[in-house]
RNA sequence: CCCUUAGAGUUUGAUCCUGGCUCAGGACGAACGCUGGCGGCGCGCCUAACACAUGCAAGUCGAACGGAGCUAUGUUGAAAGCUUGCUGGAUAGAUAGCUCAGUGGCGGACGGGUGAGUAACACGUGAGUAACCUGCCUUUCAGAGUGGAAUAACGUUUGGAAACGGACGCUAAUACCGCAUGACAUGGCGAGGAGGCAUCUCCUUGCCAUCAAAGAUUUAUCGCUGAAAGAUGGGCUCGCGGCCGAUUAGGUAGUUGGUGAGAUAACAGCCCACCAAGCCGACGAUCGGUAGCCGGACUGAGAGGUUGAUCGGCCACAUUGGGACUGAGACACGGCCCAGACUCCUACGGGAGGCAGCAGUGGGGGAUAUUGCACAAUGGGGGAAACCCUGAUGCAGCGACGCCGCGUGAGGGAAGACGGUUUUCGGAUUGUAAACCUCUGUCUUUGGGGACGAAAAAAUGACGGUACCCAAGGAGGAAGCCACGGCUAACUACGUGCCAGCAGCCGCGGUAAUACGUAGGUGGCAAGCGUUGUCCGGAUUUACUGGGUGUAAAGGGCGCGUAGGCGGGCACAUAAGUCAGACGUGAAAUACCGGGGCUCAACCCCGGGGCUGCGUUUGAAACUGUGAGUCUUGAGUGCCGGAGAGGAAAGCGGAAUUCCUAGUGUAGCGGUGAAAUGCGUAGAUAUUAGGAGGAACACCAGUGGCGAAGGCGGCUUUCUGGACGGUAACUGACGCUGAGGCGCGAAAGCGUGGGGAGCAAACAGGAUUAGAUACCCUGGUAGUCCACGCCGUAAACGAUGGAUACUAGGUGUCGGGGGUAUCGAGCCCCUCGGUGCCGAAGUAAACACAAUAAGUAUCCCACCUGGGGAGUACGGCCGCAAGGUUGAAACUCAAAGGAAUUGACGGGGGCCCGCACAAGCAGUGGAGUAUGUGGUUUAAUUCGAAGCAACGCGAAGAACCUUACCAGGACUUGACAUCCAGAGAAUUCUGUAGAGAUAUGGAAGUGCCUUCGGGAACUCUGAGACAGGUGGUGCAUGGUUGUCGUCAGCUCGUGUCGUGAGAUGUUGGGUUAAGUCCCGCAACGAGCGCAACCCUUAUCCUCAGUAGCCAGCAGUAAGAUGGGAACUCUAACGAGACUGCCGUUGACAAAACGGAGGAAGGUGGGGACGGCGUCAAAUCAUCAUGCCCCUUAUGUUCUAGGCUACACACGUACUACAAUGGCUGCCAACAGAGGGAAGCGAACCGGUAACGGAGAGCAAACCCCUAAAAGCAGUCUCAGUUCAGAUUGUGGGCUGCAACUCGCCCACAUGAAGGUGGAAUUGCUAGUAAUCGCGGAUCAGCAUGCCGCGGUGAAUACGUUCCCGGGCCUUGCACACAACGCCCGUCA
Repeated sequence: CCCUUAGAGUUUGAUCCUGGCUCAGGACGAACGCUGGCGGCGCGCCUAACACAUGCAAGUCGAACGGAGCUAUGUUGAAAGCUUGCUGGAUAGAUAGCUCAGUGGCGGACGGGUGAGUAACACGUGAGUAACCUGCCUUUCAGAGUGGAAUAACGUUUGGAAACGGACGCUAAUACCGCAUGACAUGGCGAGGAGGCAUCUCCUUGCCAUCAAAGAUUUAUCGCUGAAAGAUGGGCUCGCGGCCGAUUAGGUAGUUGGUGAGAUAACAGCCCACCAAGCCGACGAUCGGUAGCCGGACUGAGAGGUUGAUCGGCCACAUUGGGACUGAGACACGGCCCAGACUCCUACGGGAGGCAGCAGUGGGGGAUAUUGCACAAUGGGGGAAACCCUGAUGCAGCGACGCCGCGUGAGGGAAGACGGUUUUCGGAUUGUAAACCUCUGUCUUUGGGGACGAAAAAAUGACGGUACCCAAGGAGGAAGCCACGGCUAACUACGUGCCAGCAGCCGCGGUAAUACGUAGGUGGCAAGCGUUGUCCGGAUUUACUGGGUGUAAAGGGCGCGUAGGCGGGCACAUAAGUCAGACGUGAAAUACCGGGGCUCAACCCCGGGGCUGCGUUUGAAACUGUGAGUCUUGAGUGCCGGAGAGGAAAGCGGAAUUCCUAGUGUAGCGGUGAAAUGCGUAGAUAUUAGGAGGAACACCAGUGGCGAAGGCGGCUUUCUGGACGGUAACUGACGCUGAGGCGCGAAAGCGUGGGGAGCAAACAGGAUUAGAUACCCUGGUAGUCCACGCCGUAAACGAUGGAUACUAGGUGUCGGGGGUAUCGAGCCCCUCGGUGCCGAAGUAAACACAAUAAGUAUCCCACCUGGGGAGUACGGCCGCAAGGUUGAAACUCAAAGGAAUUGACGGGGGCCCGCACAAGCAGUGGAGUAUGUGGUUUAAUUCGAAGCAACGCGAAGAACCUUACCAGGACUUGACAUCCAGAGAAUUCUGUAGAGAUAUGGAAGUGCCUUCGGGAACUCUGAGACAGGUGGUGCAUGGUUGUCGUCAGCUCGUGUCGUGAGAUGUUGGGUUAAGUCCCGCAACGAGCGCAACCCUUAUCCUCAGUAGCCAGCAGUAAGAUGGGAACUCUAACGAGACUGCCGUUGACAAAACGGAGGAAGGUGGGGACGGCGUCAAAUCAUCAUGCCCCUUAUGUUCUAGGCUACACACGUACUACAAUGGCUGCCAACAGAGGGAAGCGAACCGGUAACGGAGAGCAAACCCCUAAAAGCAGUCUCAGUUCAGAUUGUGGGCUGCAACUCGCCCACAUGAAGGUGGAAUUGCUAGUAAUCGCGGAUCAGCAUGCCGCGGUGAAUACGUUCCCGGGCCUUGCACACAACGCCCGUCA
């Protein structure tokens, strides 16, 4: 210089932080599920170092040797036969070839396998060996003379089942043994020289002693012996390096060393004898656990972490343990011996075996291959060679186990086909995808050709008729897997309905599931794809790079101090650390870079750099170290001075409590929220005097002082520690920290002995309470006190370790010093040390800290690594005990947590409001009835509403209808809508059957338009699309409504503050009914709410004057009539009220209070009007509507029944209980607001009455409903009554097809409960409550309900402590589904 570093989900209502869990990546000797065309290159028992059938894996040499056998060729030629010279060939020996056991040589210690053991010089790396060995191989020098004795084989014999032997006899050698020769060998004795490291080693030289040999042959050669050297391979030693546990702290007797002897190739306690008492260990000995080590591999930005399959190096092992032999080499995988276990054979006497070689078998396991071919190549052993052997190796087989490559077609092709899926029914999508047309031929198939690998002329290929090449044919034979809620690319439908299931984390599923299952579609990868397991990463989540400890996990309770770590100024030396150069090493393979070869790639080959390390050497000298020297500022000492509840001991003092004695004195005392237990007439409490005893020290007293911390408080004395100020005489870095260690260490507790006034665990009693093993009260023992000894812990806290230095200030206070000032007190200024508050920079997640740091730095110690389990268990140590200290795991959760924010909440605080309480009046709760609900009943008693905010509610009116329910009878394109076809006008009257629906007849009737085809309205029939559903879901919805609440609130834009959620504004001071208004203010403005605008009511003016009115005039029985337009009234337009005016208060404000005027005064009264939102509030049965469900029924229709039931419970009302009353009568007393044509219905008549008859008038300021009632007078006289009217009987009336179930009214008779209502609870603040009547909607009829109207017409409000609800501010919080929250324990 270049390259290189990624995050996300999950704690919360939201936020920031801490912190864990989880995911996305890569890798694998893998396994499992689904699927599977081809080729190349690799890889393939990770588990039972478990047991192994069978075959093979180490032999070879006849050119070392004696034999045996066979074959061939000569020679010899027996017996026998006869044709008498032939056949025949025995026997013997010779030659040649082959085979074989044995003797002998070399090999078998290599190659191949495995990882059990091993924490070790086993491995890695670098050194050493002057302490060593090395067959075969290479080089050099020298040599091989002469003898001997045996023994296998073999023969005979013999034992044994076998394995295997025994005895006797014969024989050979490159087998064995002598003798000779011999040095550059070895040993000894000398001389000289050199080197090193003490022993020693090397060179030259002299003498003495000792030791060699083997032959074979085809005559090329190959062997043999001694010596020296090389090469190769080893042995041994050392430095450094790499696991866990201290809940393993002491280990060690051949142990450590010495001397001597032995052993070995060689050093050495390796072994032995003797002597000494050492040696190792906190820099972790010993012990326990685990593990073959490395090159490398995986991952990672790196530093690291994990790992040690295949390939390569080393080690260890070969059924387990032990041992040696042979040999150059072994303590020997396919050798021996012994012992153990196991297996096999056996004639029971005895024998045989060792797959962790290659195949293969059983077993184990989630899981890992053929009892293949060949020695053609490479390599190894033997041989002179030919050659033999070689499960090393080369190949093939099996396995998608991995990596790499290829294919499953390419181009065109829109009617965007069919089919599928979906749909808002229009379409969309699958999709150029297919079909179809034109091509191509990789792989596959068939046929033909056909290698390299083979070297030296020829011969020689397991692989293999393989790779490769050519031709032919035909798109023909070749695609799956996973996912689709977020993380994370990819969406719909159906099914299911907290079921079935999914899930890596968060989490999905309880009827509309993009999360389950299926389908379509889409996304990703692809001969694979997913899952599981393991490792690294992300994780800065063990932090060297690169973290923390006030409150999140985390500072030791405090000091002294050991080891260790770190350490002031100056100059000198050295070169251990450090830095630079050179050299050696860092094997190969791998990785990286550059090339090359297989068509490419994987794979293979070549070259380069590198391998961060270790060693040797040369140099540098700043820093660290070391050595010696020096300095004074760090530290310490001396001298002077004052401050202090610092510590220990002894003595003294007064106040108070309690107790004792005596006096005075009398009935209570004491205690509490209230009481009681307790004490007291045997004299308490109270009070006076005297005495006893113990403990603690009021005031002073203070975010004052002292101490390391714990802690320390009356006064005096004695002893004693530390700090501070001043001074600058002394030492000269003597310092800081401090693992272990030692000491101190509140309270409680323990031991022994004292002491004991008060207080007071335990305990007792009394209260409280559902209980009360508590809180409260009365008592009361340990203990508290002293002495001595233990314990060793606390929220031992500043939740903040110690030391040093630096970094704005301001202001208190304690101790000391200095300056100024006239002495001095005081004041002012400066300074050192302590102790507080505020605050800048800075820090911090925030809160906050801020010279007494939580700032900036350095050094040292302690401690933390998610929550629970747990400071528990076990073990160790300590303790008399209680217990302390050290201190886990299984299992379980996805959080646990810190700080801050907004709400909600509080039997927290402050302020304020409301018929919220209080003050009052009338009620409800008791009775009877009405009505609604629950419950029960029923064939059905249709459904909904459920605290306030369901319950005289939907329903402003269920006999039929309504009606949705039940029983029975009927209909099935339907009672209703649209379309099609056919027939018929429509329609009206009427008969029969039937409960009716309905079915079936009869009669009348022929219309309208027309282009003459037909058409329109209506009815009937038929077919199918469809109708229909008061069936479900108000938790799928719209709309509407209730409620908090007519409460004063709810928000936004911009700006500002905060990392952020958020805050500010909207808080504060006043004021208001009000976020109403004023002032102030990092806010300035705005919106929805409040208010006003609307209606009504109260006053007046103007206009108008009938059906309403009548003062004056005329007039009547009568505002009837004339007339009037004044008044009332009606209904239209206006006026009026705004704190406008005055005074006081207030902040010169807003506003409040008082007053004037006014019909009305401070929003005049009333209404309509309801912010953002809450309650998954109510309603699918007003209506609308998604989805689901029914379709000869869950639809439609008819008749009858039910919704009206009745042991009971609740709500809401009516009527009462009576004298403020009942009854009767009289007085022609006085309203308002409404309604009326299928209607209201007057006068008059009948009836006791309900009502009937009759019908005037009126579409209504005209007529009618319409009588208003409370009122007044008389009577009754406190009784179940002359109260009350339920219930029942009889007789009537009305409506209506129809009053039985089941209407209302009238008359007569009957005359129930009830004498003012328990706990509890409701409404109301003025024309209100209370009381009185009137009207209307619904409606054929049916209100004690509902909605309205007027008449009469009160009482009380001191006030805001309390109850309820609400608003604002503030505080706490572990709540946020928000206190009906959260949460603890016990039990199931």

Source information
This is a predicted structure of a 1388-nucleotide RNA (small-subunit ribosomal RNA) from an uncultured bacterium. Model confidence (mean pLDDT): 84 of 100.